[in-house]
This is a predicted complex of two RNAs, RNase P RNA and transfer RNA, with 460 nucleotides together. Its mean pLDDT, the model's own confidence on a scale to 100, is 77. Rfam match: Bacterial RNase P class A. Gene Ontology terms of the family: tRNA processing, dimeric ribonuclease P complex and ribonuclease P activity. Rfam classes the family as a ribozyme.

RNA sequence: GGAGUCGACCGGGCAGUCGCUGUGCGGUGAAUUGUACCCACAGAGGAAAGUCCGGGCUCCGCAGGGCAAGGCGCCAGGUAAUGCCUGGGAGGCGCGAGCCUACGGAAAGUGCCACAGAAAAUAUACCGCCCGAGCAUUGCGCUUGGGUAAGGGUGAAAUGGUGCGGUAAGAGCGCACCGCAUCUCGCGUAAGCGAGAUGGCAGGGUAAACCCCGCCUGGAGCAAGACCAAAUAGGGAAACGAUCCGCCACUCGUGGCGGUGCAGCGCGGCCCGCGCAAGUUUCCGGGUAGGUCGCUGGAGACGUGCGGCGACGUACGUCCUAGAUGAAUGAUUGCCCCGGCAGUCCAUGCCGGACAGAACCCGGCUUACAGGUCGACUCCUGCC
RNA sequence: GGGCCGUUAGCUCAGCUGGUAGAGCACUCGGCUUUUAACCGAAUUGUCGUGAGUUCGAAUCUCACACGGCCCACCA
Numbered sequence: 001g002g003a004g005u006c007g008a009c010c011g012g013g014c015a016g017u018c019g020c021u022g023u024g025c026g027g028u029g030a031a032u033u034g035u036a037c038c039c040a041c042a043g044a045g046g047a048a049a050g051u052c053c054g055g056g057c058u059c060c061g062c063a064g065g066g067c068a069a070g071g072c073g074c075c076a077g078g079u080a081a082u083g084c085c086u087g088g089g090a091g092g093c094g095c096g097a098g099c100c101u102a103c104g105g106a107a108a109g110u111g112c113c114a115c116a117g118a119a120a121a122u123a124u125a126c127c128g129c130c131c132g133a134g135c136a137u138u139g140c141g142c143u144u145g146g147g148u149a150a151g152g153g154u155g156a157a158a159u160g161g162u163g164c165g166g167u168a169a170g171a172g173c174g175c176a177c178c179g180c181a182u183c184u185c186g187c188g189u190a191a192g193c194g195a196g197a198u199g200g201c202a203g204g205g206u207a208a209a210c211c212c213c214g215c216c217u218g219g220a221g222c223a224a225g226a227c228c229a230a231a232u233a234g235g236g237a238a239a240c241g242a243u244c245c246g247c248c249a250c251u252c253g254u255g256g257c258g259g260u261g262c263a264g265c266g267c268g269g270c271c272c273g274c275g276c277a278a279g280u281u282u283c284c285g286g287g288u289a290g291g292u293c294g295c296u297g298g299a300g301a302c303g304u305g306c307g308g309c310g311a312c313g314u315a316c317g318u319c320c321u322a323g324a325u326g327a328a329u330g331a332u333u334g335c336c337c338c339g340g341c342a343g344u345c346c347a348u349g350c351c352g353g354a355c356a357g358a359a360c361c362c363g364g365c366u367u368a369c370a371g372g373u374c375g376a377c378u379c380c381u382g383c384c
Numbered sequence: 385g386g387g388c389c390g391u392u393a394g395c396u397c398a399g400c401u402g403g404u405a406g407a408g409c410a411c412u413c414g415g416c417u418u419u420u421a422a423c424c425g426a427a428u429u430g431u432c433g434u435g436a437g438u439u440c441g442a443a444u445c446u447c448a449c450a451c452g453g454c455c456c457a458c459c460a
């Protein structure tokens, strides 16, 4: 100097004017409240987004057990919790810094594997190779019975791989190495790693197919929910509703008791369970379209110390940082900053300023993003 | 704000227990007819919304994104 990897951060700045929203034991209009004006202070984000996960909070029915359904899936830890994060392992990619991985189980069972191919999983033999028999013969050969899976061919995938020996030809048939399985020992909390011994090798893939194993999840969501005010027809329809038998009592169609039965409705999948002895659910119709609370001080932010490799935890100190609801957070002027165009250059002029915008609140993930800053590291080349 | 569903030919929809995607209408051409319509016959249809992943193989399974649509409050 060039090429790259990882992490952190900013996301136009300053001043003036005019507006908008909120707050104030603030001020003025006689007084309280509301309202108006004045004053002071505050007023979007790293993603406020997608709503993909996880929690807080609220209601439903004690949110308790089982089934179903859904989700997650190497190991350990962090956390309120997670499908997130941190550290480690294994596999893959890269010369490297580093990056990626839905990464449990295919000898529990079932299903599927199109076309091609002999055969797609109970195995089998198309071309070949070898042996025997028969026929034919100058020779090549043909038929048939066997042995093979080394070679060819098909396919995404063909029953461990390479080499040597062995054999009629071959084959883990034997041996060495690699792979694989089992056992033992060592290290590690574990996933796992390393070493040794034994075994001739065991039945391919697919679980983002059903499934099995382990773990997690009750449902709905601030339009949750609570209160006040106003108005209307406290309306209509449908479905399901207290079984059956015997005895007793009396006010004579009701009540009580016993047996049978566990059969009704509701509880936002079902059962247990719980509640209900008369209503419950759904649909249609009617009315309102107002206000207050929930609402923002919190798993809060920042700084320092300590513990931990780290995610994170903890102690102390300081600070308060939007709460709108037909929905505020804007417009404009000047100077500066950045980019583009014109200009030979300078001066200058014109145009433009990424993605996007709170709506109960947090923790994550994902996606969008003009331009810029800082730090750590890797590779290549040149010079000293 | 919250919840749910969909995207396949020009239009309306099938196909979604994975194996080269179809139906009706429309369009084009030919026939019938004096001509048109109707009718008969033939042909063209498509990156299955986009991009990744699993798999030998994806419209179908999984994830992310884009676009479109539907529902909701309170009172008695």
Base pairs, nucleotide, nucleotide: 001380002379003378004377005376006375007374008373009372010371012336013335014334015333016332017331018330020043021042022041023040024039026038027037028036045355049366050365052364053363054362055361056360057221058220059219060218064272065271066270067269069217070216071215072214073213074088075087076086077085078084089103090101091100092099093098104212105211109210110209111206112205113204126152127151128148129147130146131145132144133143134142135141160178161177162176163175164174165173179201180199181198182197183196184195185194186193187192225293226292227291228290235284236283237282238281239280240279244259245258246257247256248255249254250253264276265275266274267273286459287458288457300319301318302317303316304315305314306313307312337353338352339351340350341349342348385456386455387454388453389452390451391450394409395408396407397406403440412426413425414424415423433449434448435447436446437445